The RNA shown here (c-di-GMP-I riboswitch aptamer) has 88 nucleotides and comes from a Thermoanaerobacteraceae bacterium. Of the family's consensus pairs, 95% are formed in the model. It was read from a public genome assembly, where an Rfam model found it. Rfam family: c-di-GMP-I riboswitch aptamer. Rfam links the family to the GO term cyclic-di-GMP binding. NCBI's taxonomy places the organism under Bacteria, Bacillota, Clostridia, Thermoanaerobacterales, Thermoanaerobacteraceae.
[in-house]
RNA sequence: AUACGCUAAGGGCAAACCGUUCGAAAGGGCGGGACGCAAAGCCGUGGGUCUAAGUUCCUUUAUGGAAUAUGAUAGCCAGGCUGCCGGA
Numbered sequence: 001a002u003a004c005g006c007u008a009a010g011g012g013c014a015a016a017c018c019g020u021u022c023g024a025a026a027g028g029g030c031g032g033g034a035c036g037c038a039a040a041g042c043c044g045u046g047g048g049u050c051u052a053a054g055u056u057c058c059u060u061u062a063u064g065g066a067a068u069a070u071g072a073u074a075g076c077c078a079g080g081c082u083g084c085c086g087g088a
C1' cells in the first nucleotide's frame, strides 16, 4: 500500500415508535429511544422503490380517475470519494 473483519480496546452511528417542526406528499431537521450497522461517513451518476405539488389527459364535474420527477430514499443495489482500530 492492497485486501480482509472469525480478535481486543477506545469509541461512533441510530430502525421502529413518541414529541416537536418543515413539506402538497413521499420524506427531512431537532429531542427522546435502540432494531441493527465496519463505512448505517459523504456524493442522486445508473438501476430499483416511494410520493404526485405542478403539468397533461379522461368524464361520472368533484374531497373524482390515469400518466408524469423537476421531489424523496445513501439504513434497497451498483458506482465514485474519504476514514478509525486490528493481525486474532
Stems, first nucleotide, its partner, number of pairs: 004086002012037002017032006035075001041081003045078003048073003054068005059062001